[in-house]
Predicted 3D model of a 73-nucleotide RNA (transfer RNA) from a Bacillota bacterium.
NCBI's taxonomy places the organism under Bacteria, Bacillati, Bacillota.
Its mean pLDDT, the model's own confidence on a scale to 100, is 81.
Its Rfam family is "tRNA". Rfam classes the family as a transfer RNA.
RNA sequence: GUGGAUAUAGCUUAGCAGGUAGAGCGCCAGGUUGUGGCCCUGGAGGUCGUGGGUUCGAAUCCCACUAUUCACC
Repeated sequence: GUGGAUAUAGCUUAGCAGGUAGAGCGCCAGGUUGUGGCCCUGGAGGUCGUGGGUUCGAAUCCCACUAUUCACC
């Protein structure tokens, strides 16, 4: 340089023929327990890598860029 893959909560990730984002672990509070753990209930936490475009509507489609990574040269 050329062609791919990946980027969503603190971590691991789901969500793809476009319809206002979920789970597990962790965290906080409560219940249970003599205490702790396990278990149960509730809660906080993400404008989906960045910037544009299409659309009534974009995590999802298109373009550019950034980071990581793979193959080729």